This is a predicted structure of a 1490-nucleotide RNA (small-subunit ribosomal RNA) from Candidatus Magasanikbacteria bacterium CG10_big_fil_rev_8_21_14_0_10_36_16. It matches the Rfam family "Bacterial small subunit ribosomal RNA". Its family is annotated with ribosome and structural constituent of ribosome in the Gene Ontology. RNAcentral holds the sequence, with entries from ENA and SILVA. Lineage of the source: Bacteria > Bacteria candidate phyla > Candidatus Magasanikiibacteriota.
């Protein structure tokens, strides 16, 4: 001083794990804006080319005089000529610098660089110091002249000339080389220092002086060479590298040390502590992130190295080459074609590449470097300025009042409300801006000297005056509405938005963050404990090698000593300055700069300390070996040998089958099967003992014996003394299957072959069968090789079983019986019965850990792509091992909850079957719907839960639909105006289908006028739509289902989703009661309450009855498991009794939580969207009635339990005023006439029918059955043709009990009979809805269909199996592999040539010439290695609702996976051995409790 989450896998939950986001950072770029100012920064790409100009010169106090310029003098034929002189300038001789300063990072994985040291193996010019000296001589040689060659560059040749150029020579040593000697130190040695001797090698002048300069040797500072250690990227799919290679001797070369180089000898050297080789890559200080550790960088500033157009040599010098130099080469340029010449990675500038990065500015005023003695010159280092919002900091775009609130914009429930004191307005202010004036420091130095720059400042005027964007507004994430749009446009960091009500597209309005900047895009830290040192994991989420063995390695018992290497203090040195902290100054302030102090967590030297920990010594016995003994066991291998089954043969008996299935079939048999008995051969296997049982490291081992043999345990504590734990890499071992070679082959049984099933059916199921299961030897190494759990060590109750042993009792003695030791191995945590702590995401583990810890190893880091390509290695092969990316996805996973489902399981209900009646399915018709048709057949409803439904009644009207013909404020409603004194309305006539359209009469509105009210015309707001959306809604209905269920509160329990209460045992129609119980409790349901029938009481009574009874109507009783009696703890069941009625008495109404986006916008209401001389309204005529066909609901039927015919009884319940309609007459009838009565317990509709009597019909297509159709006729009603209904005559169709299937009912039910009513003019009424008569069968029971409910189990489903989901195959696109090859790069090898250069030889000895080896670029050759490309091929991944299937997930309908081998369109099938990560039942057995 210091750590912060969030979204996203699921119907929810917990977890693991990736994806993403919020922070901060950049030499940035792109997008929209754009005011000032400091101070900083700016080709990250093509180390690609480069015009132009500039970036290295000085020094006349070294030199000589050549040209040139001024100045002066002098001379002149005023063209010039001659002397001076000059601090002029420009060659050239010499000196010094030019090796600095400035640029880039190409190369370089290296003593390149950083940190620590060494150098007794070395250098040093300028500079400082100290001692010495500075003497005498000589030949040339540039410049300039003169000839010459060449287009230029540039050159030969001749003459002559100087010095601080250059030779010679003396002095001097303490210098340097060689020898020779002595002494000291160090060193492993070899050296190394010190000193005597002795030989031999060097200097230059200049000045009045001072001074400087030189030369010799010593010494210093700063500079550099070169050697050590230690740290320095990635990849092993790179595992062996290396001949000067490693090291001696010797020479040589250097400033030195050394294979630096050569000759010899030796055969070393480096490596898994990663060498070799590939790849990338300057390095440090710092920097950016992060709490830190880390973890990415290497711009700007500073060190260091490296380059300078490639690549190669040198030369000069103290030092060496960016703007020297020679060669070789690529480019560029010049050219007289002969030859030259060039090197911006230095400052600007240009072209090119690029997303991208600036001016051909000034100035040496400063500061610094070079050269000079100084003046000074030069400096594109530098110091300024310009450009860029490219960064950071800093300032401004005013300020203070101003309405319950202007204007225009949004919104809006139409009331408002928001922008918003903002605005205008009013008062002020002047930072900046812009103008005028002043006007610096920076100057070191007494004078003078400023590029910046009239700049910074300052003062005074004018005026709010010159100055705000930008991205955002679903979450995350701070901020919300209109409106357009309509899965379209588009959005988007993830999730995930858009299909007509979008806070997510697009625009507005308003908010919100920042702010001259704001977004975006790359990129880097960080969040990411998401490579985990600090700080993770591996039983199921990804992760324990099959197993053991074992070198290196890591780690390692007690004790004592001794040493200090790790450690711990504490000293000395470094650790370069910036930078960073922290505290002060300075620019108004920051940001920058300046002091200082801390800190840079690094080496390093010396002192000290000893507890671990190492090292060395000596000892122990508790690990760990050993010896000794009696024992246990399917431990291995090898041999022998057994019986039972099975095949086959062979012979008897024998006679038509056998075999096999879910049923068959193929198949085998009268050439004798199949049973049966004998005999005989022949492979594999080992029945019971047997078990959760025993051994083995695993794999894995099971008749018996026999031989070899290898661990383990236990007993005695006798010997060792830590020998011991783990082990990469290496070794061995390793089911099955499958591979070679030769055997064997009974049964089994991939493949194969037939039979079946089947839409197929390469399968499940039959028959038949090779390979192979076996055996020997050799290969193969891999499995769900699993406890999905490494190995060793210790700690933390137990309980059983089982091996060995002791001991006790007891016995002759054994068994049994107790207690114990020491082991092995098993169970075992719940409802009850057998600990807990702990752990864990839960499930689960729990002394056999998944607890607590220690040591090794070995794995693991979303999914897919993939355990796969591609090298390697290993295999005959078949594959094994090792072991990726490209590209795509936002998830994959695991473990647990609700639920739904399963061709899972248990329990219970229910006309669900079953047991029974009557049907439907076949006819004909009636209705409805499908289809088809049509101008239209209007529309809706469509498994069960649409189809005799909406429709409780389509000839018009309805009506919505089609044709035609018309209207346009309308057929309806409000409301303004303006006009109309015109009411309204009724009746006629005239065209027309009408509707509308003209006209004539009747009537002449209330009010005195206005004014109102009513009408009608015109405008204008509005109206109107059965137009769309039920998937925008209310309301209202169906089905689950009258099915027993669906919650809630508080508590418990669980990290949660949740669970419990409601499980469970009786019990009930019931979640209804009981009992129990971490649950008490409470709601919605269920049952009551409600209406109506069944008894019966009392009252009343019209029109009922008339005595009571019946009948109506009211209000009451009465049923409550109250009584008994039997079983149950109870609730409750069972049976009686009584009673009209008995256990809910029968029927009604009432229908939890919620499904099914279920129905209905056409019943009504209504959002939103749509039509407005038409999609509104109005008329007419047609159509909803159509007809080859399906279906569905129903009526009549097939007849004798019947039909016809006469006669005869018994009901309820409703209905009536535009109405129900007697009676009477008329018609065969339907009806007509008539008109009594009735607004109804009074009248009428109104004969009930089936029955009961009698009588016919005699088994047919009929005296059944009535369709169909002709002809008369009635009835409603403007009006029966499309298209009505009823009679009466003819007229007779199908139809003789209905295939596969299906319905609906348990008692007043089903059947069967008729009657009523609502709709309505009539009716197509055989539907609906009541109603009453007549009245049954049957239920063993719950296997089994369907549908529910409670429980429970698997589950990869949650849209919920009507689900999930695989694999070929087609199409499209994308990346990656293979490939006959083809083209490049790169590095290194053999070999040819062979430049400059040094080195050597030789000739010549001022000069040169000539050979040698060495050598760069070049070539030539085979390889290596990378990288593009390549017809074709494979295999992957992704995409809309493509094909074939159906393979998994439930017992997925043959349970699944794993290894392995055929096989097949695919999924995938079958053998073989394995796992459980298998549902169900059953069995064993182990615990517990009675």
């Nucleotide at each position: 001083u210091u750590g912060a989450g969030a979204g996203u896998u699921u119907g929810a939950u917990c977890c693991u794990g990736g994806c993403u986001c919020a922070g901060g950072a950049u030499g940035a770029a792109c997008g929209c804006u754009g005011g000032c100012g400091g101070u900083g920064u700016g080709u990250c790409u093509a180390a690609g080319g480069c015009a132009u100009g500039c970036a290295a010169g000085u020094c006349g106090a070294g030199g000589g005089a050549c040209c040139g310029a001024u100045u002066c003098c002098g001379a002149u034929u005023u063209a010039u000529c001659g002397g001076a002189a000059u601090a002029c300038g420009g060659a050239c001789c010499g000196g010094c610098a030019a090796a600095c300063g400035g640029g880039a990072g190409a190369g370089u994985a290296a003593c390149a660089c950083a940190u620590u040291g060494g150098u007794a193996a070395c250098c040093u010019g300028c500079c400082u110091c100290u001692a010495a000296g500075u003497c005498g001589g000589g030949g040339a040689u540039a410049g300039c002249c003169c000839a010459u060659c060449g287009a230029a560059a540039g050159g030969u040749g001749g003459a002559u000339u100087a010095a601080u150029a250059c030779c010679c020579g003396a002095u001097a040593g303490u210098c340097a080389u060689g020898g020779a000697g002595a002494g000291a130190u160090u060193u492993a040695a070899a050296u190394u220092c010190u000193u005597u001797c002795u030989a031999u090698g060097u200097a230059a002048a200049c000045u009045u002086u001072u001074u400087g300069g030189c030369u010799u040797a010593g010494a210093g500072a700063g500079g550099g060479g070169c050697c050590u250690a230690u740290g320095u990227c990635u990849g092993a799919u790179u595992a062996g590298c290396u001949a000067g290679u490693u090291g001696g001797u010797g020479a040589g070369g250097u400033a030195a040390u050394g294979g630096c180089u050569c000759a010899c000898c030796a055969a070393g050297g480096c490596a898994u502590c990663g060498a070799u080789c590939a790849g990338u890559a300057c390095c440090g200080g710092g920097c950016g992130u992060g709490a830190g550790a880390g973890c990415g960088u290497g711009a700007c500033c500073c060190g260091g190295c490296u380059c300078a157009c490639u690549g190669g040599g040198a030369c000069u010098g103290a030092g060496a080459a960016c703007g020297g130099c020679c060669c070789a080469g690529a480019c560029u340029c010049c050219u007289a074609c002969g030859g030259g010449a060039g090197g911006c990675u230095g400052c600007a500038g240009u072209c090119a590449a690029g997303a991208a990065u600036a001016u051909u500015c000034c100035a040496c005023a400063a500061u610094g470097c070079a050269c000079g003695a100084a003046a000074g010159u030069g400096u594109g280092a530098u110091g300024g300025a310009g450009c860029g919002a490219c960064a950071c900091c800093g300032c401004g775009u005013g300020u203070a009042g101003g309405a319950a609130g202007a204007c225009g914009c949004c919104c809006u429930u139409c009331g408002g409300g928001g922008u918003g004191u903002a605005a205008a307005c009013u008062a002020c202010u002047u930072u900046u801006a812009u103008g005028u004036g002043g006007g610096a420091a920076g100057a070191a130095u007494u004078u003078g000297u400023g590029a910046c720059g009239g700049u910074a400042c300052c003062a005074c005027a004018u005026g709010a005056a010159u100055a705000a964007g930008a991205g955002g507004g679903u979450g995350c994430u701070a901020a919300c509405u209109c409106u357009g749009u309509g899965c379209c446009a588009g959005c988007a960091g993830c999730a995930g938005c858009g299909g007509u009500a979008a806070u997510a597209c697009a625009g507005a309005g308003c908010c919100c963050u920042c702010a001259a900047g704001c977004g975006u895009u790359a990129u880097c830290c960080g969040g990411a404990u998401u490579c985990a040192u600090u700080g993770g994991g591996c039983g199921u989420a990804a992760a324990g090698c099959g197993u053991c063995c074992g070198c290196a390695g890591g780690u390692u018992g007690c004790u004592a000593a001794a040493u200090a290497a790790g450690u711990u203090g504490g000293u000395g040195g470094u650790c370069a300055a910036a930078u960073c902290u922290u505290u002060g100054g300075g620019c108004u302030u920051a940001a920058c700069c300046c002091a200082a102090a801390g800190a840079c967590u690094g080496c390093u030297u010396c002192c000290a300390a000893u507890a671990c920990u190492g090292u060395u010594u000596a000892g122990c016995u508790a690990g760990a070996g050993g010896c000794u003994g009696g024992g246990a066991g399917a431990g291995g291998u090898a041999c022998a040998c057994g019986g039972a089954a099975c095949u086959g043969u062979u012979g008897g008996u024998g006679u038509a089958g056998u075999a096999g299935u879910a049923a068959a079939a193929u198949g085998c048999g009268u050439u004798g099967a199949u049973a049966u008995c004998a005999a005989c051969a022949g492979g594999a296997a080992c029945a019971c003992c047997a078990a959760a049982g025993g051994c083995g490291a695993a794999g894995g081992c099971a008749g018996u014996g026999u031989a070899c043999u290898a661990g383990a345990a236990c007993a005695g504590u006798c010997c060792u003394g830590a020998c011991a734990c783990u082990c990469a890499g290496g070794g061995a071992c390793g089911a099955a299957a499958g591979c070679g070679u030769g055997g064997g082959g009974a049964g089994c049984g991939a493949a194969u072959g037939g039979g079946a099933u089947u839409a197929g059916a390469u399968a499940c199921c039959c028959c038949a069968g090779u390979a192979g299961u076996c055996c020997a030897c050799g290969c193969c190494a891999u499995a769900a090789a699993c406890u999905a759990u490494g190995c060793a060590u210790a700690c933390u109750a137990g309980g059983u079983a089982u091996u060995g042993g002791g001991a006790g009792u007891a016995u002759c003695g054994a068994c049994c019986c107790u207690c114990u030791c020491a082991g092995u191995g098993c169970c075992g945590u719940u409802c009850a019965a057998a600990a807990a702590a702990g752990c864990u995401a839960a499930c689960g583990c729990g002394u056999u850990a998944a607890g607590u810890a220690u040591g090794c190893c070995g794995c693991c880091u979303g999914g897919g792509g993939a355990g796969u390509a591609c090298g390697g290695c290993c295999g005959c092969a078949a594959g094994g091992u090792u072991a990726a990316a490209a590209c795509u996805c936002a998830a994959a996973g695991g473990a647990a909850u609700a639920g739904a489902c399963g061709g899972g399981g248990a329990c219970c209900c229910g006309c669900a079957c079953a047991a029974g009646u009557a049907g439907a399915g076949g006819a004909u018709c009636a209705u409805g719907c499908g289809g088809u048709u049509u101008a239209a057949u209007u529309c809706g409803a469509u498994g069960g839960u649409a189809c005799g439904c909406g429709g409780c009644g389509a000839a018009c009207c309805u009506u919505a639909c089609c044709a035609a013909g018309g209207c346009u404020u309308g057929a309806c409603a409000u409301g303004u105006g303006a006009c109309u004194g015109c009411a309204a309305g009724c009746u006629c006539c005239u065209a027309g289908a009408a509707a509308c359209a003209g006209g004539a009469g009747c009537c002449c509105c209330u009010u005195u006028c206005g004014a109102a009210g009513g009408u009608g015309u015109c405008a204008c707001a509005c109206a109107g739509g059965u137009g769309c959306u039920g998937c925008a809604u209310g309301g209202u209905u169906g089905c689950c289902g009258u099915c027993a269920g669906c919650u809630c509160g508080u508590g418990c329990c669980g990290u949660g989703a949740g669970g419990u209460g409601u499980a469970c045992c009786c019990u009930u129609a019931a979640g209804u009661g009981g009992g129990g119980u971490a649950a008490c409790g409470a709601g919605c349901g269920c049952a009551a309450c409600c209406c109506u029938c069944g008894u019966u009481u009392u009252g009343u009574g019209u029109u009922a009855a008339a005595u009571g009874u019946a009948c109506a109507c009211a209000a009451g009783a009465g049923a409550c498991u109250g009584c008994c009696c039997g079983g149950g703890c109870a609730a409750c069941c069972g049976g009686g009794a009584g009673g009209a009625a008995g256990g809910u008495g029968g029927g009604g109404a009432c229908g939890a939580c919620g499904u099914c986006a279920a129905a209905u916008c056409a019943g009504c209401a209504u959002g939103g969207c749509u039509c407005u001389u038409a999609c509104g309204c109005c008329u007419u005529g047609g159509g909803c009635u159509a007809c080859a066909c399906g279906c569905a609901u129903g009526a009549u039927a097939c007849a004798a339990u019947g039909g016809c015919c006469a006669g005869u009884a018994c009901a309820a319940a409703g209905g009536g005023a535009u109405g129900c309609c007697a009676a009477a007459u008329c018609g065969c009838a339907a009806g007509a006439u008539g008109g009594a009565g009735c607004a109804a317990a009074u009248c009428c509709c109104a004969u009930a029918a089936a029955g009961c009597u009698g009588g016919u019909c005699c088994a047919a297509g009929u005296u059944c059955g009535g369709a169909u159709u002709g002809c008369a006729g009635g009835c409603u009603g403007a009006a029966a043709c499309u298209c009505g209904u009823c009679u009466g005559c003819a007229u007779g169709a199908a139809g003789u009990u209905g295939g596969a299937u299906u319905u609906a009912c348990u008692a007043g039910u089903a059947a069967a009979c008729g009657c009523g009513c609502a709709u309505c003019a009539g009716a197509u009424a055989c539907g609906g809805c009541g109603c009453g008569u007549u009245g049954a069968a049957u239920a063993c029971g719950u296997u089994c269909u369907c549908g529910g409910g409670u429980c429970u189990u698997g589950u990869a489903c949650u849209c919920a199996c009507c689900g999930c989901c695989c694999g070929u195959c087609a199409c499209a696109c994308c990346a990656c592999g293979a490939a006959a090859g083809u083209u490049g790069g790169c590095a290194a090898c053999a070999c040819c040539c062979g430049a400059a250069g040094g080195c050597u030889c030789u000739c010549a000895u001022u000069a040169g010439a000539g050979g040698g080896a060495c050598g760069a670029a070049g070539g030539u050759g085979g390889g290596g290695u990378u990288a593009a490309u390549g017809a074709u091929c494979a295999g992957g991944g992704u995409g809309a609702a493509g094909u074939c299937g159906u393979a998994a997930c439930a017992a997925g309908g043959c349970a699944u996976c794993c290894g392995u081998a055929g096989c097949g369109g695919a999924a995938g099938c079958u053998g073989u051995g394995g796992a459980u990560g298998g549902a169900u039942c059953a069995c064993c057995u182990c615990c517990u409790u009675u």

Its mean pLDDT, the model's own confidence on a scale to 100, is 82.